Predicted 3D model of a 138-nucleotide RNA (c-di-AMP riboswitch aptamer (ydaO/yuaA leader)) from a Candidatus Eremiobacteria bacterium.
The prediction has a mean pLDDT of 81.
């Protein structure tokens, strides 16, 4: 707005997952440049041993305990989030503690390669100390 069902749009949160142009398309979006952030891969040296009970990657999500034929469910944990300027510390309060991907293979690793740039959602929103910033009134 409104049929109150939704719908956009400010603001704000997790998380790299954003900003700028063009063109197309015409609520969302594609598509191409540019910037920027984040991942993997890869030498020498240097470290290390390790390979089917494989092994490895992103991510805070690891690790024990109980019950249970299993699916799964309870507890506590390493580690992370949130509470509205913004960073840090304590202090309360509260929440996660998952999930996928690779495909026999990779330590780090410089030059060099490649990859992503999403999905989900609402604290009515604590204190205090240092710093930064400087909005309103005068």
């Nucleotide at each position: 707005c409104u049929a109150c069902a939704g719908a956009g749009g400010u603001c704000a949160c997790u998380g790299a997952g954003u900003c700028g142009g063009a063109a197309c398309a015409c609520a969302g979006g594609u598509u191409c440049c540019g910037a920027g952030c984040g991942g993997g891969g890869g030498a020498c040296a240097u470290a290390c041993c390790g390979g089917u009970a494989g092994g490895g990657g992103u991510g805070a999500a690891u690790g024990g305990g109980c019950c249970g034929g299993u699916c799964g469910g309870c507890c506590c944990u390493a580690g992370g989030g949130c509470g509205a300027u913004c960073u840090u510390u304590c202090a309360c309060g509260u929440c996660c503690g998952a999930a996928c991907c690779c495909g026999u293979c990779a330590a780090c690793u410089a030059a060099c390669c490649c990859c992503g740039c999403a999905a989900g959602u609402g604290u009515c929103a604590u204190g205090a100390a240092a710093g930064a910033g400087g909005a309103g009134c005068g």